The RNA shown here (transfer RNA) has 73 nucleotides and comes from a Candidatus Microgenomates bacterium.
Its mean pLDDT, the model's own confidence on a scale to 100, is 81.
Its Rfam family is "tRNA". The family's RNA type in Rfam is transfer RNA.
The source organism's lineage runs through Bacteria, Bacteria candidate phyla and Candidatus Microgenomatota.
RNA sequence: GCGCCCAUAGCUUAACGGAUAGAGCAAGUGAAUUCUAAUCACUAGGUUGGGGGUUCGAAUCCCUCUGGGCGCG
Numbered sequence: 001g002c003g004c005c006c007a008u009a010g011c012u013u014a015a016c017g018g019a020u021a022g023a024g025c026a027a028g029u030g031a032a033u034u035c036u037a038a039u040c041a042c043u044a045g046g047u048u049g050g051g052g053g054u055u056c057g058a059a060u061c062c063c064u065c066u067g068g069g070c071g072c073g
Stems, first nucleotide, its partner, number of pairs: 001072007010025004018056001027043005049065005
């Protein structure tokens, strides 16, 4: 330099172009316990990497940039 793949919550991740973007772990509150852990219930946490485009509607499709991984040279 060229090709392919990936980027969603603190971490791991799900999501036919159409519901308020869901879940597990972690965190917080409560229950229970003599206390802690485990367990159970609830709560909070997201400009879906940046910018632009297509569309009635974009996490999803297209372009570009950034970062990461793999391969080729």